[in-house]
Context: one part of a larger RNA
RNA sequence: GCCGGGGAGUGUACGGGUGUGGCGAGCCUAAGGGGUUUAACCCCGGAGGCGUAGGGAAACCGACAUGCCCGCAGGCUCUGCCGAGGGGCGGGGUCCGAAAGGGCCCGGAGUCACACCCGUACGACCCGAAACCGGGCGAUCUAGGCCGGGGCAGGGUGAAGCCCCUCAUCAGAGGGGUGGAGGCCCGCAGGGGUGUUACAAUGCAAAGUGCUCCUCUGACCCCGGCCUAGGGGUGAAAAGCCAAUCGAGCCCGGAGAUAGCUGGUUCCCCCCGAAAUGUCCCGCAGGACAGCCGGGGGUUAGGUAGAUGGCGGGGUAGAGCCACGGAUAGGGUGUUUGGGGGCGAAAGCCCUCGGCACCCUGUCCAACUCCGAACCCGUCAUCGCCUUAGCCCCCGAGUGAGGGCGUACGGGUAAGCCGUACGUCCGAGAGGGGAACAACCCGGACCCGGGUUAAGGCCCCUAAGUGCCGGCUAAGUGUAAAUGAGAAGGGUGUCCCCGGCCUAAGACAGCGGGGAGGUUGGCUUAGAAGCAGCCAUCCUUUAAAGAGUGCGUAACAGCUCACCCGUCGAGGUCGGGGGCCCCGAAGAUAACGGGGGCUAAGCCGGCCGCCGAGACCCGGGGGCAUCCCGAAAAGGGAUGAUCCGGUAGGGGGGCGUCCCGCGUGGGUAGAAGCCUCUGCGUGAGCAGGGGUGGACCACGCGGGAACGAGAAUCCCGGC
Numbered sequence: 001g002c003c004g005g006g007g008a009g010u011g012u013a014c015g016g017g018u019g020u021g022g023c024g025a026g027c028c029u030a031a032g033g034g035g036u037u038u039a040a041c042c043c044c045g046g047a048g049g050c051g052u053a054g055g056g057a058a059a060c061c062g063a064c065a066u067g068c069c070c071g072c073a074g075g076c077u078c079u080g081c082c083g084a085g086g087g088g089c090g091g092g093g094u095c096c097g098a099a100a101g102g103g104c105c106c107g108g109a110g111u112c113a114c115a116c117c118c119g120u121a122c123g124a125c126c127c128g129a130a131a132c133c134g135g136g137c138g139a140u141c142u143a144g145g146c147c148g149g150g151g152c153a154g155g156g157u158g159a160a161g162c163c164c165c166u167c168a169u170c171a172g173a174g175g176g177g178u179g180g181a182g183g184c185c186c187g188c189a190g191g192g193g194u195g196u197u198a199c200a201a202u203g204c205a206a207a208g209u210g211c212u213c214c215u216c217u218g219a220c221c222c223c224g225g226c227c228u229a230g231g232g233g234u235g236a237a238a239a240g241c242c243a244a245u246c247g248a249g250c251c252c253g254g255a256g257a258u259a260g261c262u263g264g265u266u267c268c269c270c271c272c273g274a275a276a277u278g279u280c281c282c283g284c285a286g287g288a289c290a291g292c293c294g295g296g297g298g299u300u301a302g303g304u305a306g307a308u309g310g311c312g313g314g315g316u317a318g319a320g321c322c323a324c325g326g327a328u329a330g331g332g333u334g335u336u337u338g339g340g341g342g343c344g345a346a347a348g349c350c351c352u353c354g355g356c357a358c359c360c361u362g363u364c365c366a367a368c369u370c371c372g373a374a375c376c377c378g379u380c381a382u383c384g385c386c387u388u389a390g391c392c393c394c395c396g397a398g399u400g401a402g403g404g405c406g407u408a409c410g411g412g413u414a415a416g417c418c419g420u421a422c423g424u425c426c427g428a429g430a431g432g433g434g435a436a437c438a439a440c441c442c443g444g445a446c447c448c449g450g451g452u453u454a455a456g457g458c459c460c461c462u463a464a465g466u467g468c469c470g471g472c473u474a475a476g477u478g479u480a481a482a483u484g485a486g487a488a489g490g491g492u493g494u495c496c497c498c499g500g501c502c503u504a505a506g507a508c509a510g511c512g513g514g515g516a517g518g519u520u521g522g523c524u525u526a527g528a529a530g531c532a533g534c535c536a537u538c539c540u541u542u543a544a545a546g547a548g549u550g551c552g553u554a555a556c557a558g559c560u561c562a563c564c565c566g567u568c569g570a571g572g573u574c575g576g577g578g579g580c581c582c583c584g585a586a587g588a589u590a591a592c593g594g595g596g597g598c599u600a601a602g603c604c605g606g607c608c609g610c611c612g613a614g615a616c617c618c619g620g621g622g623g624c625a626u627c628c629c630g631a632a633a634a635g636g637g638a639u640g641a642u643c644c645g646g647u648a649g650g651g652g653g654g655c656g657u658c659c660c661g662c663g664u665g666g667g668u669a670g671a672a673g674c675c676u677c678u679g680c681g682u683g684a685g686c687a688g689g690g691g692u693g694g695a696c697c698a699c700g701c702g703g704g705a706a707c708g709a710g711a712a713u714c715c716c717g718g719c
Stems, first nucleotide, its partner, number of pairs: 001719006011122013026050003032044004054061002064090001067089004074082003091106006125264002128261001132254006143228009152218001154186003157182001161178007190215003195211002198209002230246001232242003267654006277290005291399002293396007302386003306383009318371001319369002325365003329361008338353006402426010431442003446621007456611003459596003465608001467607006478598002489583003493580010510567005516540003521535003546561001550559002622644002624640006655708001657705010673692008
């Protein structure tokens, strides 16, 4: 891992509810007892419980078996009348109150049993802790201690003491020897365990092997015996060790501890179908109540999402600010016990900055408003729509982690970020499209068949146009609806539109010629001559020519421009706007539109056709709902454009397994089981044929369950 088997809402008590049955102003027995074929069952037993009256804390007091009206179903003598149940008055009981007024209650339905749903208590659907407590077992491992024992090759170093010599006044010093100290040195055995990405890694080994390394006369190593025990020991102290276990050992028990947490929870079909919000909570992974879902009952004319109008409420968008509060640029006037500066002996004066007030020009505000929409809300009326509704009561839930997108907002530099409102979808929604892709586009799937479209597409992969007309792009731009468009700023790239000016009295560009004189203007300067700089920028000759546009010189010179003429012969020049395109453009595995590829198979505009879903249409079938016939949830009929997607969850109806009772049957002329084939049913499943097998089995009606397996790192076994 697979297969087989096992594996999870049960029982009792009490309470709430629904249904069925018995009796009914009553209903029921409990313990216990009697009978019995001792099992089922039958009979006693009224103690007691619930109900029959309520109100009041209590003392205590104590109610309509109907007086009037409406009216569903139904009935009738049927434009109306009666009217069970129901509703509204009226009346009554009691409590509070001086009263008024108010609360609860009153015109009789309960009770017992059984079944099912739910709640509470218990282990309470099943498995699962980390832990806590009690009683025991452990120091054969290890820590420390006590008693008795054992062990440590060899080599080196050479303390004290002692002897001799020399020096010396003593004390002593130096030298030579002797001596053999040391938690001394090197290093076997022994002990240890430093480094190692070596080997090993289902190992030799639940910590080893190799190499390397530390220590090796000591606080050394070892053996035997003994002591200390679990909040305790022991500890040269790491929370180390106390038998491969230690921030509290192990075993058994309390024990099915508790687990607001994780996982799992077993057959089918049909109907409906959520929530991820609010308030409160030592509340935030959980609950209670409300909201939203399901089921049942009641009621009878009402309900209200939409539209229009009336009457109210509102202070947003916008706007405004001598209408308030606050902010605010420039200027002015006045004022000022303010700061700085100047003058002065002082008084004081002046300049400047600031505060305050006013004026002029000009601004701003979520927490400003003299104003103020659209719009929203409330209420009433009419219309529309629904009445399979709505409303009320009861029972059963789940949810109370949400998320994406659009729009409008708040926070944040921003985020696949955090938060709010409305809508929508996913959640719980399949199908088609988007290459792939919960929530983007199309569209809400009962089953089968045929057709038509939607979004999106139509060169090939790949169903359908290498479709038609006009234009743009030359970058492979592009071939991407969005998520997922690359910016500011640039471009005599190219296409289109508009405007100003010049132009046959000849424009623009090119080419040829002229481009002069006073004068080298004045100043400055070493120099300054159009051209370093400052000032001025006139006059003349002219077709025209600046006291000079740029290059250049040390300064001149020189080249050139403006300006003018000629040549040429038709548009030119400047500005604005739009389309496509280009630059701006740097990232990590080899790039890329899904790919091939494409110059249209790209982009813009227009047109025709086709493809393309479970959508829509048609045919057939099923279910469900409503209505009608019917005593009926047998059955039959009609209608369904507006019923049949569905998680949590609620409701309904079924299939199957085991056992029991009653009944009907089958079986050695072959039961169950197993294998295989065939048929039926929406399905769980059922039936039949053949083979095998060799003794039990099925069906109907009831009853009872340790009743259905694929998952729980589930348990046991096999392979």
Large-subunit ribosomal RNA, domain II from Methanocaldococcus villosus KIN24-T80, 719 nucleotides, folded computationally.
The coordinates come from a structure-prediction model, not an experiment, and the mean pLDDT is 85.
It matches the Rfam family "Bacterial large subunit ribosomal RNA". Rfam links the family to the GO terms ribosome and structural constituent of ribosome.